[in-house]
RNA sequence: UCCGCCGAGGGGCGCUGCGACCGCACGGUACACCGCGCGGCCAGGCUCGGCGGGGCUCAACACGUACCAACGGCGCCCGGUUUGG
Numbered sequence: 001u002c003c004g005c006c007g008a009g010g011g012g013c014g015c016u017g018c019g020a021c022c023g024c025a026c027g028g029u030a031c032a033c034c035g036c037g038c039g040g041c042c043a044g045g046c047u048c049g050g051c052g053g054g055g056c057u058c059a060a061c062a063c064g065u066a067c068c069a070a071c072g073g074c075g076c077c078c079g080g081u082u083u084g085g
Stems, first nucleotide, its partner, number of pairs: 001054009010078006018045001021040004026035003044071001
C1' cells in the first nucleotide's frame, strides 16, 4: 500500500439516487471484454482499529507510557451528554 473478513464511529422511519452490483437491449466484437441506453437495488461505498493474504520497501522503523478522532445528501423522530430557562 492493495484485497478479503470482523469491530467501532448512538439509533429508527421516510425520500432522492451518484458509484458499485444485478437484469434486458444495442454497438465494437468469434468469444472474453469494453462502450452505451433503460430498469432494479442503493446514503458506512468513508475513517479508525483487529485478523488473514499479496505487492513494495529495509537509511525502512521498533518498544514503553499517557491522551485522543474526523466525517457521512434531505425530512422527521428516539436516545445520550452539557449549559441556560
A computed fold for an 85-nucleotide RNA from Marilutibacter alkalisoli, annotated as SAH (S-adenosyl-L-homocysteine) riboswitch aptamer.
It matches the Rfam family "SAH (S-adenosyl-L-homocysteine) riboswitch aptamer". A reference for the family is Wang et al. (2008), "Riboswitches that sense S-adenosylhomocysteine and activate genes involved in coenzyme recycling", Mol Cell.
RNAcentral holds the sequence, with entries from Rfam.
The organism belongs to Marilutibacter, within Bacteria.